[in-house]
A computed fold for a 65-nucleotide RNA from a marine eukaryotic metagenome, annotated as transfer RNA. Its Rfam family is "tRNA". By type it is a transfer RNA. About the family: Transfer RNA (tRNA) molecules are approximately 80 nucleotides in length. The sequence is in RNAcentral, with records from MGnify.
RNA sequence: GCAUAGCUCAGGGGUAGAGCGUGUGACUUGUAAUCAUAAGGUCGUGAGUUCAAAUCUCACUGUGG
Numbered sequence: 001g002c003a004u005a006g007c008u009c010a011g012g013g014g015u016a017g018a019g020c021g022u023g024u025g026a027c028u029u030g031u032a033a034u035c036a037u038a039a040g041g042u043c044g045u046g047a048g049u050u051c052a053a054a055u056c057u058c059a060c061u062g063u064g065g
Stems, first nucleotide, its partner, number of pairs: 001063003006020004014051001022038005044060005
């Protein structure tokens, strides 16, 4: 430095998102592709600041240089 969905990653105080993947449906003789739709997150853990923390501060844990 990094830790956010199964994977790769956005989001840097005000209801957490994308791509891929997965389920269902449409299309097809069938599969793939394509289209529609849905599910999936205590944002590494604990504390502090704040009306409000994924976001700021501290400690810890894991990981990379």